[in-house]
Notes
A computed fold for a 73-nucleotide RNA from a Candidatus Falkowiibacteriota bacterium, annotated as transfer RNA. Its Rfam family is "tRNA". Rfam classes the family as a transfer RNA. Its mean pLDDT, the model's own confidence on a scale to 100, is 80. The sequence is in RNAcentral, with records from ENA. NCBI's taxonomy places the organism under Bacteria, Bacteria candidate phyla, Candidatus Falkowiibacteriota.
RNA sequence: GGGCGCAUAGCUCUAAUGGUAGAGCGUCGGUCUCCAAAACCGGUGGUUGGGGGUUCGAGUCCCUCUGCGCUCG
Numbered sequence: 001g002g003g004c005g006c007a008u009a010g011c012u013c014u015a016a017u018g019g020u021a022g023a024g025c026g027u028c029g030g031u032c033u034c035c036a037a038a039a040c041c042g043g044u045g046g047u048u049g050g051g052g053g054u055u056c057g058a059g060u061c062c063c064u065c066u067g068c069g070c071u072c073g
Stems, first nucleotide, its partner, number of pairs: 001072007010025004019056001026044006049065005
């Protein structure tokens, strides 16, 4: 340098054909307990890596940039 893949909550990951962005863990509060753990109940969380385009509507399609990984020479 060429090709391919990945980037979404603090972490690990969902989100068929474009149509409300979710779960588990974590965290905070509560119930329970002599205290705590566990369990249960409730709350909490997002510029979907940056920019642009298409569309009534983009996490999803297109272009570009950045980072990481794989691969070819």